[in-house]
Context: one part of a larger RNA
Molecule: small-subunit ribosomal RNA, 5' domain
Organism: Paraburkholderia phymatum
RNA sequence: GAUUGAACGCUGGCGGCAUGCCUUACACAUGCAAGUCGGACGGCAGCGCGGGCUUCGGCCUGGCGGCGAGUGGCGAACGGGUGAGUAAUACAUCGGAACGUGUCCUGGAGUGGGGGAUAGCCCGGCGAUUGCCGGAUUAAUUCCGCAUAACUUUUGAGGAGGAAAGCGGGGGAUUUUCUGACAUCGUGCUCAAGGGGCGGCCGAUGGCUGAUGACCUAUCUGGGGGGGUAAAGGCCUACCAAGGCGACCAUCUGUAGCUGGUCUGAGAGGACGACCAGCCACUCUGGGACUGAGACACGGCCCAGACUCCUACGGGAUGCAGCAGUGGGGAAUUUUGGACAAUGGGGGCAACCCUGAUCCAUCAAUGCCGCGUGUGUGAAGAAGGCCUUCGGGUUGUAAAGCACUUUUGUCCGGAAAGAAAACUUCGCCGCCAAUACCGGUGGAGAAGACGGUACCGGAAGAAUAAGCACCGGCUAACUACGUGCCAGCAGCCGCGGUAAUACGUAGGGUGCGAGCGUUAAUC
Numbered sequence: 001g002a003u004u005g006a007a008c009g010c011u012g013g014c015g016g017c018a019u020g021c022c023u024u025a026c027a028c029a030u031g032c033a034a035g036u037c038g039g040a041c042g043g044c045a046g047c048g049c050g051g052g053c054u055u056c057g058g059c060c061u062g063g064c065g066g067c068g069a070g071u072g073g074c075g076a077a078c079g080g081g082u083g084a085g086u087a088a089u090a091c092a093u094c095g096g097a098a099c100g101u102g103u104c105c106u107g108g109a110g111u112g113g114g115g116g117a118u119a120g121c122c123c124g125g126c127g128a129u130u131g132c133c134g135g136a137u138u139a140a141u142u143c144c145g146c147a148u149a150a151c152u153u154u155u156g157a158g159g160a161g162g163a164a165a166g167c168g169g170g171g172g173a174u175u176u177u178c179u180g181a182c183a184u185c186g187u188g189c190u191c192a193a194g195g196g197g198c199g200g201c202c203g204a205u206g207g208c209u210g211a212u213g214a215c216c217u218a219u220c221u222g223g224g225g226g227g228g229u230a231a232a233g234g235c236c237u238a239c240c241a242a243g244g245c246g247a248c249c250a251u252c253u254g255u256a257g258c259u260g261g262u263c264u265g266a267g268a269g270g271a272c273g274a275c276c277a278g279c280c281a282c283u284c285u286g287g288g289a290c291u292g293a294g295a296c297a298c299g300g301c302c303c304a305g306a307c308u309c310c311u312a313c314g315g316g317a318u319g320c321a322g323c324a325g326u327g328g329g330g331a332a333u334u335u336u337g338g339a340c341a342a343u344g345g346g347g348g349c350a351a352c353c354c355u356g357a358u359c360c361a362u363c364a365a366u367g368c369c370g371c372g373u374g375u376g377u378g379a380a381g382a383a384g385g386c387c388u389u390c391g392g393g394u395u396g397u398a399a400a401g402c403a404c405u406u407u408u409g410u411c412c413g414g415a416a417a418g419a420a421a422a423c424u425u426c427g428c429c430g431c432c433a434a435u436a437c438c439g440g441u442g443g444a445g446a447a448g449a450c451g452g453u454a455c456c457g458g459a460a461g462a463a464u465a466a467g468c469a470c471c472g473g474c475u476a477a478c479u480a481c482g483u484g485c486c487a488g489c490a491g492c493c494g495c496g497g498u499a500a501u502a503c504g505u506a507g508g509g510u511g512c513g514a515g516c517g518u519u520a521a522u523c
Base pairs, nucleotide, nucleotide: 001523002522003521004520006519007518008517009516010515013371014370015369016368017367018366019364020363021329026327027326028325030324031323032322035074036073037072040071041070043067044066047065048064049063050061051060052059053058080283081282082281083280091206092205093204094203095202096201099199100198101197104195105194106193108191109190110189111188112146114144115143122135123134124133125132126131151162152161153160154159166187167186168185169184171182174181175180208254210252216244217243221241222240223239225237226236227235257279258278259277260276261272262271263270264269284305285304286303287302288301308317309316310315335361337360338359339358343357344355345354346353347352374404375403376402377401384395385394386393387392410459411458412457413456414455418450423445424444425443426442427441428440429439430438467512468511469510470509471508472493473492474491478507479506480505481504482503488495489494
C1' cells in the first nucleotide's frame, strides 16, 4: 500500500447493489418449512343446492356441487441447513469394465378370464393417553391364482419359468336390463428393446504436518471351490500357499471438508476456501434394518444412551446444523414480516392446491458504487477569536449583505415494466360417422407480493444535512498558554526535570470525507 463475513471509539443526509452467528455440531418455548389426486375406490362427517315430511322448532334423503376421516397412487431419497467427522471409502483431473435405473424420449407386443381379503361405516367391550381389543359387513388402479408370451430369464440342447387395470370425454346408426354394449378420442396398466439423464464400482496422478513416530499387517497378500450383490472384488466363508506395505516416509500422531476460486504480488510465490457454483459428509449420540426405481432416510421406523416434558405412576411424548424467533456463549452478526405475481419443484387431464425453495419487504455505514449538505457576487478586509515587535498579522470572500438555483428531504398529483404460457372466449385446420370431445394454430380477455414502489410532473423554501484523525523525524501540516521526569504521549527513534512545534487546551494548519481513526488478520 492492498484486502476483510470484521469488531471497537467518535460522527452520521439520501439512493442503488451486495453481505450479515467466523464463538457452543450448546439447549430450545411458539408458529410455519411436504403434500396432492373424487378423472383409482367404498362412501358421506361438515357446508351449500335440490327433493320429501313437518307440530314450523326441525327431521329425512349421496339425488347434485363438493368432500372430513379412510383404502389406494405418486411425491416425501428433491429442495433447505451445517462443516462435526474425514488425510482418503473424500476431492480435482484422466482413464476403465463387471452393473442398476421410477419419471422422460423412440420403436415393438399385449391389456383375456376368475377369485380372496381388508380399512372405513356399523355393533359390543376397555381406556388418563397421541388409543386398544373383539364381532359383522364392503370396494378398488389393493392382493392372489388361471390363460396367453412378440419378448425375456434359465439350460449345452430339448424343455421349463415369467405379465397386466382400469378411468375419463362427447357421440350418429345398431342394440339394451336404460346403465351400458358398440365404435371413437384421451389417459393409464403389463412385458420386453434402444436412447438420454442419473447413480453404483475399479484404477492412475495430484495437493498438509511431526522421525522426540521405523517397522506395519493375520483375512493381512494371492489362488481356485462355495455364498452374497444390480454388479468386479477377502465383500463373506472352508481349504491351500506365505505373502503384502515401507526412508519415493508405511504405521502412528496432530491439523483439516475438497474444488472452481478469493486476497495479495511485476511475476514466481504466499495466505485463504464467507457469499455464489460442483462434489462429499452429517442432521441429539451410537447401532440397525424396513419400504422403495432410489435411503440405511433432517421434519420415517426399531433398539440402546444422555437430556427435556406430560402422567391417573400403568405408561407416553420430543429432536430448529429448515425459516423466523428465545436463552446461553461471545468483541460480534437482522424480522416470531409479505406473496406464490415471477423462476423452479411435488401432486393433478385440468382448474387448482402445496412450496420459510424462491421472489420481495424489514433491520445494520458491514462493504462497494453514486449523489448531496448549495451557486454567483461581496473589503467597511466588519465584529469576535488567536497571535503580536502593539505598527499590525491571521481566521478571511470566510461571514453579513445582494442576486440566483432546488439535486436530496417535505408536501400535492399522475404512474409502470416485470405477463409469456396455462386459463376463459371467438375464428380456422386436423382427428372422426360427427358441426361434440380432443389436439394444433391465430385474435381478444383476465391475472402483480413488491407497490401507489420505481419513474414522471408540480409547489414552497438555503431551506433538512460534516465529521474524524493528525501537525518532532519517518510523514503533508506551528504558534500561544497550562504542566514541570508530574500528569501524560508513544508504530520505531524517542518526548516531559520552568521558555515542550512530541503531554493537556486554544487558535491556526494538513489529510481523508458520510465517514474517519484504532485493534485484529493475510499478502